[in-house]
């Protein structure tokens, strides 16, 4: 330098194709069962969806640019 993939809750991920209320598991908080712990059950809190623009009535989703990380290749005595 070229090609490809990834970025969404503290962590791991789904949702994107085909635009229409942002979800799951773990973790965390409260309550219940228990003498207590653990475990299980119920309830709940937590999100600028990498950044900036564009399209649209409406964008995590479509389009453009950029940033970060990973993989492959090229270059490099």
């Nucleotide at each position: 330098c070229g090609g490809g993939g990834a970025g969404u809750a503290g962590c791991g991920c789904a949702g994107c194709c085909u635009g229409g209320u942002a979800g799951c598991g773990c973790a965390c908080a409260g309550c219940g069962u228990u003498c207590g712990g653990g475990a299980c059950g119920c309830u709940g809190g937590g999100g600028c969806c990498g950044u900036g623009g564009g399209u649209u009535c409406a964008a995590a989703u479509c389009c453009c640019a950029c940033c970060u990380c990973c993989c492959c290749g090229a270059c490099c005595a």
Source information
The prediction has a mean pLDDT of 83. The RNA shown here (transfer RNA) has 77 nucleotides and comes from an Acidobacteriota bacterium. Lineage of the source: Bacteria > Pseudomonadati > Acidobacteriota. It matches the Rfam family "tRNA". Gene Ontology term of the family: triplet codon-amino acid adaptor activity.